[in-house]
RNA sequence: GGAGGUAUAGUUCAGCGGUAGAUUGUGUGCUUAGUAUGCACAAGGUCCUGAGUUCAAUCCCCAGUACCUCCA
Numbered sequence: 001g002g003a004g005g006u007a008u009a010g011u012u013c014a015g016c017g018g019u020a021g022a023u024u025g026u027g028u029g030c031u032u033a034g035u036a037u038g039c040a041c042a043a044g045g046u047c048c049u050g051a052g053u054u055c056a057a058u059c060c061c062c063a064g065u066a067c068c069u070c071c072a
Base pairs, nucleotide, nucleotide: 001071002070003069004068005067006066007065010024012022013021018055026042027041028040029039030038048064049063050062052060
């Protein structure tokens, strides 16, 4: 220099264009002799940034940023 991939909750990851979920962690309550285990509930998201298409975009198009892989 060229090609491809990834970016979503504190973490690890899902998510057919129709108002975003699981897991783990955190907090509260119940349970318990008990700070463990188990159960229930809750909080936590500018879906990397900008622009475009669309009635509607995490999803499609384009550009950028960061990281990873391959080729030279």
This is a predicted structure of a 72-nucleotide RNA (transfer RNA) from Vicugna pacos. Rfam family: tRNA. Rfam describes the family as follows. Transfer RNA (tRNA) molecules are approximately 80 nucleotides in length. Rfam classes the family as a transfer RNA. Taxonomically the source falls in Vicugna (Eukaryota, Opisthokonta, Craniata, Vertebrata).